[in-house]
RNA sequence: AGAGUUUGAUCCUGGCUCAGGAUUAACGCUGGCGGUGUGCCUAAUACAUGCAAGUCGAGCGCCCUGGACCCUGUUUAUAACUAUAUUAUAGAUAGAGUCCAGGGAGCGGCAGACGGGUGAGUAACACGUUGGUAUCUGCUCUAAAGUCAGGAAUAAGCCUUAGAAAUAAGGUCUAAUACCGGAUAGUCCCGCAAGGGUAAAGCCGCAAGGCGCUUUAGAAGGAACCUGCGUCCUAUCAGUUAGUUGGCGAGGUAAUGGCUCACCAAGACUAUGACGGGUAACUGGUCUGAGAGGACGACCAGUCACAAUGGGACUGAGACACGGCCCAUACUCCUACGGGAGGCAGCAGUAAGGAAUUUUUCGCAAUGGGGGAAACCCUGACGAAGCAACACCGCGUGAAGGAUGAAGGCCUUUUGGUUGUAAACUUCUUUUUUGAGGGAAUAAAUAUGAAUGUACCUCAAGAAUAAGCAUCGGCUAACUACGUGCCAGCAGCCGCGGUAAGACGUAGGAUGCAAGCGUUAUCCGGAAUUACUGGGCGUAAAGAGUUCGUAGGCGUUUUGUUAAGUAGAAUGUUAAGACUUGAGCUCAACUCAGGGAAGGCAUUCUAAACUGGCAGAAUAGAGUAAGACAGAGGCAAGUGGAAUUCUGUGUGUAGGGGUAAUAUCCGUAGAUAUACAGAGGAACACCAAAAGCGAAGGCAGCUUGCUGGGUCUUUACUGACGCUCAAGAACGAAAGCGUGGGGAGCAAACAGGAUUAGAUACCCUGGUAGUCCACGCCCUAAACUAUGAUAACUCGUUGUUGGAGGAUUCGACCCCUUCAGUGACUAAGCUAACGCGAUAAGUUAUCGGCCUGGGUAGUACGAUCGCAAGAUUAAAACUCAAAGGAAUAGACGGGGACCCACACAAGCGGUGGAGCAUCUGGUUUAAUUCGACAAUAAGCGGAAAACCUCACCAAGACUUGACAUCCCGGGAAGACUGCCGAAAGGUGGUUGUGCCGCAAGGAACCCGGUGACAGGUGCUGCAUGGUUGUCGUCAGCUCGUGCCUUGAGGUGUUCGGUUAAGUCCGUAAACGAGCGCAACCCAUGUUAUGUGUUGUAUUUUUCACAUAAGACUGCCGGCUUCAAGUCGGAGGAAGGUAUGGAUGACGUCAAAUCAGCAUGGCCCUUAUGUCUUGGGCUACACAGGUGCUACAAUGGUUGGUACAAAGGGCUGCCAAGAAGUAAUUCGGAGCAAAUCCCAAAAGCCAAUCUAAGUUCGGAUUGAGGGCUGAAAUUCGCCCUCAUGAAGCUGGAAUCGCUAGUAACCGUGAAUCAGCAUGUCACGGUGAAUAUGUUCCUGGGUCUUGUACUCACCGCCCGUCAAGUCAUGAAAGAUUGGAGUGCCCGAAGUCCCUUUAGCCUCACGGCGAGGGCCUAAGGUAAAACAAUUGAUUGGGACUAAGUCGUAACAAGGUA
Repeated sequence: AGAGUUUGAUCCUGGCUCAGGAUUAACGCUGGCGGUGUGCCUAAUACAUGCAAGUCGAGCGCCCUGGACCCUGUUUAUAACUAUAUUAUAGAUAGAGUCCAGGGAGCGGCAGACGGGUGAGUAACACGUUGGUAUCUGCUCUAAAGUCAGGAAUAAGCCUUAGAAAUAAGGUCUAAUACCGGAUAGUCCCGCAAGGGUAAAGCCGCAAGGCGCUUUAGAAGGAACCUGCGUCCUAUCAGUUAGUUGGCGAGGUAAUGGCUCACCAAGACUAUGACGGGUAACUGGUCUGAGAGGACGACCAGUCACAAUGGGACUGAGACACGGCCCAUACUCCUACGGGAGGCAGCAGUAAGGAAUUUUUCGCAAUGGGGGAAACCCUGACGAAGCAACACCGCGUGAAGGAUGAAGGCCUUUUGGUUGUAAACUUCUUUUUUGAGGGAAUAAAUAUGAAUGUACCUCAAGAAUAAGCAUCGGCUAACUACGUGCCAGCAGCCGCGGUAAGACGUAGGAUGCAAGCGUUAUCCGGAAUUACUGGGCGUAAAGAGUUCGUAGGCGUUUUGUUAAGUAGAAUGUUAAGACUUGAGCUCAACUCAGGGAAGGCAUUCUAAACUGGCAGAAUAGAGUAAGACAGAGGCAAGUGGAAUUCUGUGUGUAGGGGUAAUAUCCGUAGAUAUACAGAGGAACACCAAAAGCGAAGGCAGCUUGCUGGGUCUUUACUGACGCUCAAGAACGAAAGCGUGGGGAGCAAACAGGAUUAGAUACCCUGGUAGUCCACGCCCUAAACUAUGAUAACUCGUUGUUGGAGGAUUCGACCCCUUCAGUGACUAAGCUAACGCGAUAAGUUAUCGGCCUGGGUAGUACGAUCGCAAGAUUAAAACUCAAAGGAAUAGACGGGGACCCACACAAGCGGUGGAGCAUCUGGUUUAAUUCGACAAUAAGCGGAAAACCUCACCAAGACUUGACAUCCCGGGAAGACUGCCGAAAGGUGGUUGUGCCGCAAGGAACCCGGUGACAGGUGCUGCAUGGUUGUCGUCAGCUCGUGCCUUGAGGUGUUCGGUUAAGUCCGUAAACGAGCGCAACCCAUGUUAUGUGUUGUAUUUUUCACAUAAGACUGCCGGCUUCAAGUCGGAGGAAGGUAUGGAUGACGUCAAAUCAGCAUGGCCCUUAUGUCUUGGGCUACACAGGUGCUACAAUGGUUGGUACAAAGGGCUGCCAAGAAGUAAUUCGGAGCAAAUCCCAAAAGCCAAUCUAAGUUCGGAUUGAGGGCUGAAAUUCGCCCUCAUGAAGCUGGAAUCGCUAGUAACCGUGAAUCAGCAUGUCACGGUGAAUAUGUUCCUGGGUCUUGUACUCACCGCCCGUCAAGUCAUGAAAGAUUGGAGUGCCCGAAGUCCCUUUAGCCUCACGGCGAGGGCCUAAGGUAAAACAAUUGAUUGGGACUAAGUCGUAACAAGGUA
């Protein structure tokens, strides 16, 4: 950075597609390790279970347990004293108290408003950014002051009661840092002031002191409110709004404020998009991009909002509160049916949904948070681990050597190539792996380590544990084989696949990436394909039908001022990320530290050129006045002649009219024609024009009236007054609509006649709306110059209209200059090209309109307008890979010009009718082998089907084979012969021993065997070679260099002449050349010369052969560029290519042939090969082609008689002679042939037939013969006799031929044993016609049109029928969201009342009652949106359906 795809090719326009990057991804195949990140995008769906917010005993009183101490009582033992009593000690036990420890709930304090989750709502001061204030602020910090003396309760506890439970009620006891009043007080509050008002709590400690508490001021951080700017799509949403906008007063709040209320006013917002609808959390940033932009908003960070749904307040410094309360609703659970409980969008986890997203883990060790004086407790925040290739980064799967280039695979031209140094093998290493040992940091300053025996280190073992995925037709790196056979399948686009697929599937190989690789989805890019950077609008999509004009945008010269824009500087603000410099993990990803920004906003200062504002001045833009001028400009009224038609009268008679030709029609009731008169309507010949006027549409007899605009000239005046214009307004052809007139001609509809397969058309005869007028609508056109308006600039030539000036003239023209129009050509320039070119599509400026692939569709829905018709505005689903513009080469045209040809015409003879021959189709058959099918198949391959041929059929046989090569064994080969058999074949017998030789063997031949192979007229002529047909013996087809074009391509090769010819000449950006044409070659025609046997008329000649000459427009004349040439003439055997042949350019038809031959591939291999016998190719209701013979007198028959050419001949031609009616036979002369033989007919001379199905014609059939051949039945030819069919000149149509030709006549040859009416040759006799190119067919050149290029046998349109898909309408139906009115109204704040009760000294509160507002609900009407709906409308798509042929050529009616 581009590429593919529209075409036969080209350039352009234009869409579609691809290559890149990215992702919270998913799916398929595969999977070694580590690090760092990330992980419900869907159902803001529902949730089992556990945990996620507690803590404080140094605020307080209790309860339980354990222990210690102490007091009192009872009691046991011992001791003292002993008479008892008593006392002491030890123990047991009951109770009271104190202390310690643990546990429990409660009162109280702080926290629970943080942290964590989610993105439903929200288009908004929600967010971002910048400013601001009328405010509040627990804990924290700073500072000041204070902390006095009292009181009354209450929870817990105990008792009682209700209840299943949750819980509740009553009685009674009690404490506080809980609650209450009093005192004191100021830098506090209220108030102008006077004055008035308002605080507190204690606890721990031996103490010092500490922690608290109250009041005030300040700080930090936080919160609240206001504000400028920014912030998606939609106008098929254009008007919205009643607390709405503002004011006064009051209430309320921490605080401003319609925040709320009463009253007053009528405002407020909106095209710079209000209101409505849809979508959406916003940002830092992320992805992409060269950038500008575009898309996105996971993780991380900031803000907001939400916590099942909706409403509400309470507490509090802070909430209208995720793990608080009340109410309503839905759902789930418990229940004893009375009533209760709940909210994972916290962490895990479950279900569901989905293509899809993890563990019901460990720990508070670190960081942070809450409570506490602290110890400490709590913390699913967090730190970690687990799962997942989900992403990024890093590492590995070994390294070096190793050629007989192993084996195997694959391919192969069979030689080899490739896999491939790859492997094996040798040597080495150990990242990773495994085992063993050691072992941190994470805690800066005591203790404390979940992760963790982790990272890391050392040692050992051993190449050991570790490679896939996609692709390979082009784009796009990488190719072969096999299989398949428009099947199966592939495909991002173009497109592959119908028997040789580099595109399907598999294999081998290759390419790319790699623990991943592909696919799918989405975004940006490429896409300059929305174009600010950076596009366009004549014909490709796109200029509004035209003008006026509001907002808006833009705007002449000059002076001063200002500083809004603009420019510069400074300051403030902006975590992480990005950039950059370093650093830390072994590197990297990742992380940390530093630096600099860019850009935005705000504030301040500076500058003053430009733009803007203000003030002043000017006149070049614009306008006004004056004087002239042209004009189908407009409106109205009047008026004129020609013509058509009709009416009347006259003349006049049989037609008229119409068409390609007819007919309908008119006319003897008098038309058409003609003359005169009249009526009526519409349009205005000539002038007339590239002319004129108008904004466009448009405007045409003449006159008059009214009226708009323009141009020119000159001076004077105004002083930027201008330009362009969304919205809006006016005008706007034709057709059409409404009302009323009018109506001659013309003429939709309609009728009739023609045409036609049809003809609802074209043509004809009629004919109504309409066309005309008035008024009112409609508002569209290829409303076109397919070209918006205005202004400026930029070579020339030539017309024309209007004006002015000059020069000139008697005057008018002509001429020069200039202004305004209107045409043609052209330079530069532009353009894809065509073309445009001062009237730009050139170069610029301003404004406005419009376009963004084709179809669907200028359609649907909605809206506006309209009486309607309809107009304006204007989509989508779906579908295609194109649609399109200009130009190029062809081909084609029922386009044009020119030319040619037996193409037509003029002629002659045929075919098509008959019979037969032959070929083909069809049918039949066991088989009727195969090929050839318009011209260019069909008497063609077949220059010879009885067998053979032969490929077909039936039957019988063979399997290395009928044929070739190689190997082994045997044998000479060969000859004769028996049996079976239809034959092939099978099975025997006899005979025979050769040639070379170094004596081993070898060569040829035969038999047997083995396997390589043979063989195939089996398929593919659409795999091929070669050959051939045809256009066409038509004159064309190309190349080199140069030149022109962006290019395909053109030029040359066109043009003017000429020719049979691209033949030649001239011209010409061409000059030359090649293949074709012509010539060279053969034959014939004339002459000469030579030679001459087998020929000869013996002589000139004829004949044969050979050589040579001759003809070249050379000569003369006319025409012509005086070129090519042509016409005429002379001479000449021959004259303009002498005649005939051979010769066939580039190419076309996938033309023909695999069955002539060759050949790739495929197929068969005891058969699709080979052999044999017999049959078939010869069939026969029929159809076609090519021929023969005829239909007769230009003839038939009979007799006589004459003249050729060219060929052939030894397995041959066969003479004379003889036999036979004849075919033929006998015969054997001659001849390997200018010697011999085969051999003429028509013709001519006579005779006869006499117009008939015949003395024409000969088919068919019978009988008898001949010939060939093993063989003549299927199935040959010939002869004789007999038989004697159709046929009397042939419909539509069609063929050949231009001179020794057609026609008629016979002759020969090839093939061949035999078998031509065919074919190829040969001569004999021997015409007619051509004035010409209108037409038919074919061809050539130039030109033109084209939507064709498979090229007109092309392309292509519409209805109908079938299927599929999306969509509009539709009686209705269902659902949803947002509102409106009314009803009802929970909880709750607020307000009001309170005569009973409770607390209280009181104020007041609780309680009770009422009210305002209000969620949800109900109801009503209308609108909106979505889904659905019998039926219905059109649309799109779908190899071979129906009907026509509308368009493309003059497309057959432009």